[in-house]
RNA sequence: AAGCAGAAGAGUGCGCUAGUCAUUAGCGCCGCCGAAGGCGUAACCUCCCCGGAAUCGCUCAGGCAGGGUCAAUUCAUUUG
Numbered sequence: 001a002a003g004c005a006g007a008a009g010a011g012u013g014c015g016c017u018a019g020u021c022a023u024u025a026g027c028g029c030c031g032c033c034g035a036a037g038g039c040g041u042a043a044c045c046u047c048c049c050c051g052g053a054a055u056c057g058c059u060c061a062g063g064c065a066g067g068g069u070c071a072a073u074u075c076a077u078u079u080g
Stems, first nucleotide, its partner, number of pairs: 001077001003075001005073001011030001013029006031064003037060001038058003044052002
């Protein structure tokens, strides 16, 4: 780096329009989640500067029935 596996959290919220098999589509409004990504920060690396750095924080993005995505992790493969 990529592959398989499994993997949490939070309203099937309200209103309008259209349509319909509807648990659908669009728009607006409010309430929430943190484990894609992004941003900020810290122990620490390292005595100092620079730099790096999270499962901590923010919630831009993403998400709040189901499904999909999904960090960290096991297993095995490749490269340095």

A computed fold for an 80-nucleotide RNA from Nitrosomonas sp., annotated as Glycine riboswitch aptamer. Its Rfam family is "Glycine riboswitch aptamer". About the family: This family represents the bacterial glycine riboswitch. Rfam links the family to the GO term glycine biosynthetic process. NCBI's taxonomy places the organism under Bacteria, Pseudomonadati, Betaproteobacteria, Nitrosomonadales, Nitrosomonas. The model forms 86% of the base pairs in the Rfam consensus. The sequence was found by an Rfam model in a public genome assembly. The prediction has a mean pLDDT of 79.